[in-house]
Context: one part of a larger RNA
């Protein structure tokens, strides 16, 4: 930029991706075979690489969450607490994100054949799978199962809605999106983000004050404080107003 306006669902031209593969138990110690020894066919179960989602559990990480502890600097001391010292070192850690964790795939089945195995059958009274004709047959080929797809310029269908302006954008909160565009949720007819409530949850029992002890310290108050990116609730703040595009 076309695709003769917009929206929402969608066809599938075409292309891609996956194709593995052990053992084990039945069948049956049968068929076979003098024995040793040991199936086909079928039916199950359970791995192994390898994919592709996920975060329930197992676990890593989790530099603005908790808590210990050192040195030193600082808030007038003390008590508490702040900066700095690889996140100043250690102990745990939610959400995310992860894999060694967890679920789940590979398949059933159709077609057409390879090698080869067959019916019917002449030429050549026979015989012959072939010459005419008709079947069987494989992890392979071609469907089938996922995934992308109308720029498939042959630009496709359906519903709807629309010059009585549909719709989109631009601004604005923002994440189940992300470098940036987009993308996807909202935008007062609102829970999109902060904020404030509750909370799962994490640390792991705060100050202070009493009480014990000479004293470090302990013990009450006390699962305390403290944190909560997670969930749910609530308009207190900001998503206001204006604007732009918009169909011969």
């Nucleotide at each position: 930029c076309g695709u003769u306006g917009a929206u929402a669902c969608u066809u599938g031209a075409g292309g891609g991706g996956a194709u593995u593969u052990g053992a084990c138990u039945c069948u049956a110690g049968u068929a076979c075979g003098a024995g040793a020894g040991g199936a086909c066919c079928g039916a199950g179960u359970u791995g192994a690489a390898c994919g592709a989602a996920c975060c329930u559990c197992u676990g890593g990480u989790c530099u603005a969450c908790c808590u210990g502890c050192u040195g030193u600097c600082g808030u007038g001391c003390c008590a508490a607490c702040g900066g700095c010292a690889c996140c100043g070192c250690a102990g745990g850690g939610c959400a995310g994100c992860u894999a060694a964790g967890u679920u789940c795939g590979g398949a059933u089945c159709g077609g057409a054949u390879a090698a080869c195995c067959g019916c019917u059958g002449a030429a050549g009274g026979c015989a012959u799978a072939u010459a005419a004709g008709c079947g069987g047959g494989a992890a392979g080929c071609c469907g089938g199962c996922c995934c992308c797809a109308a720029g498939a310029u042959u630009a496709g269908g359906u519903a709807u809605c629309g010059u009585u302006u549909a719709g989109a954008c631009c601004c604005g909160u923002g994440a189940g999106a992300g470098a940036u565009g987009a993308u996807c949720a909202c935008g007062u007819u609102g829970a999109u983000a902060g904020g404030c409530g509750u909370u799962a949850g994490g640390u792991g029992u705060a100050a202070g004050c009493a009480u014990c002890g000479c004293a470090a310290g302990g013990u009450g108050u006390u699962g305390a404080g403290c944190c909560g990116u997670g969930a749910c609730g609530u308009a207190c703040u900001a998503a206001u107003c204006c604007g732009u595009c918009g169909a011969u």